Model confidence (mean pLDDT): 85 of 100. Predicted 3D model of a 114-nucleotide RNA (SAM riboswitch aptamer (S box leader)) from Anaerolinea sp. The organism belongs to Anaerolinea, within Bacteria. The sequence was found by an Rfam model in a public genome assembly.
[in-house]
RNA sequence: CUCUUAUCCAGAGAGGCGGAGGGACCGGCCCGUAGAUGCCUCGACAACCGGGAACAGAUUAAGUUCUGUUUCGUCGGUGCCAAAUCCGGCAGAGAAAAUUCUGGAAGAUGAGAG
Numbered sequence: 001c002u003c004u005u006a007u008c009c010a011g012a013g014a015g016g017c018g019g020a021g022g023g024a025c026c027g028g029c030c031c032g033u034a035g036a037u038g039c040c041u042c043g044a045c046a047a048c049c050g051g052g053a054a055c056a057g058a059u060u061a062a063g064u065u066c067u068g069u070u071u072c073g074u075c076g077g078u079g080c081c082a083a084a085u086c087c088g089g090c091a092g093a094g095a096a097a098a099u100u101c102u103g104g105a106a107g108a109u110g111a112g113a114g
Base pairs, nucleotide, nucleotide: 001114002113003112004111005110006109007108008107013042014041015040016039017038021031022030023029025089026088027087028086043081045079048077049076050075051072052071053070054069055068056067057066058065085106090103091102092101093100094099
């Protein structure tokens, strides 16, 4: 980088460095010299993977092994800590209109494969 798959209306900030743009892209709308975005340290949040526990099913000489569901957050690997992925972008349906709903696309993150 590509492919497959799951999730994306919940949740969670302090200090230091630094100094102008940032929120992926486009439009809107926001954030930002009262210092944003970013980087570092510490802390939190969460529960995708590993791990622990309970239950069920299958299996075994054997809680022996596998699968599923629920749960824990003491430990490890990621992730994440403005706004719903900030809202929309394409298609369909509804509405006189403002606009509403559904499904996609794109994007992000995990797990697996190349």

The model forms 97% of the base pairs in the Rfam consensus.